[in-house]
Molecule: TPP riboswitch aptamer (THI element)
Organism: Inhella proteolytica
RNA sequence: GACCCACGCUAGGGGUGCUGGUGGCCUUGCCGCCGGCUGAGACAAACCCUUGGAACCUGAUUGAGGUAAUCCUCGCGCAGGGAAGCGUGGCCAAGGCGCC
Numbered sequence: 001g002a003c004c005c006a007c008g009c010u011a012g013g014g015g016u017g018c019u020g021g022u023g024g025c026c027u028u029g030c031c032g033c034c035g036g037c038u039g040a041g042a043c044a045a046a047c048c049c050u051u052g053g054a055a056c057c058u059g060a061u062u063g064a065g066g067u068a069a070u071c072c073u074c075g076c077g078c079a080g081g082g083a084a085g086c087g088u089g090g091c092c093a094a095g096g097c098g099c100c
Stems, first nucleotide, its partner, number of pairs: 004090007011050004016044001017037009056081003063074003
């Protein structure tokens, strides 16, 4: 001493749904509050992700399964998009330097 791994700082990207009760309103809908479901995260200043990129979006009023209901699960997906820099430490190839 490349690569790789871990951590940190700064910057940036992203999603926030379904449902029960209740109240209000411009009333078959919308909003607030208190709960339930899945999940890392459903307003937490939290969580996740940053090109070796499934965080997230499009496809999608999608295919199959399941549920009280919802991307709830799988597929779709070697499909298309999608936001980065630095530092510290560990390990250390090829190789280099010093000493004997």